[in-house]
RNA sequence: UUCUUAUCUAGAGAGAUGGAGGGACUGGCCCUUUGAUAUCUCAGCAACAGAUCACUUGAUACUGUGCUAAUUCCUACAAGCAAUUUGCUUGGAAGAUAGGGA
Numbered sequence: 001u002u003c004u005u006a007u008c009u010a011g012a013g014a015g016a017u018g019g020a021g022g023g024a025c026u027g028g029c030c031c032u033u034u035g036a037u038a039u040c041u042c043a044g045c046a047a048c049a050g051a052u053c054a055c056u057u058g059a060u061a062c063u064g065u066g067c068u069a070a071u072u073c074c075u076a077c078a079a080g081c082a083a084u085u086u087g088c089u090u091g092g093a094a095g096a097u098a099g100g101g102a
Base pairs, nucleotide, nucleotide: 001102002101003100004099005098006097007096008095013042014041015040016039017038021031022030023029027074028073043068044067045066048064049063050062051060052059053058054057072094077091078090079089080088081087082086
């Protein structure tokens, strides 16, 4: 990088550095000099894999990851319904994370 499987309406922030953008991409909407993104430190959340304990389904953040604004922030494509160019539902696509394979 790619293929595949599972999950994605739950959960969890302070400080330091630094100084203008950020929320993947489209359109919205939102966050941000009352300091964003990022990096570091500490803290926390979380059972995906390993491990341990109990025993068939649970427990434990010990190890490997991951995460800590907003449902993956909503949305884009298709179908259906209501209704009057908007709302709702379902599916798909894309994306994120983990396990396995090439």
The RNA shown here (SAM riboswitch aptamer (S box leader)) has 102 nucleotides and comes from Shimazuella alba. The coordinates come from a structure-prediction model, not an experiment, and the mean pLDDT is 86. The sequence was found by an Rfam model in a public genome assembly. Lineage of the source: Bacteria > Bacillota > Caryophanales > Thermoactinomycetaceae > Shimazuella.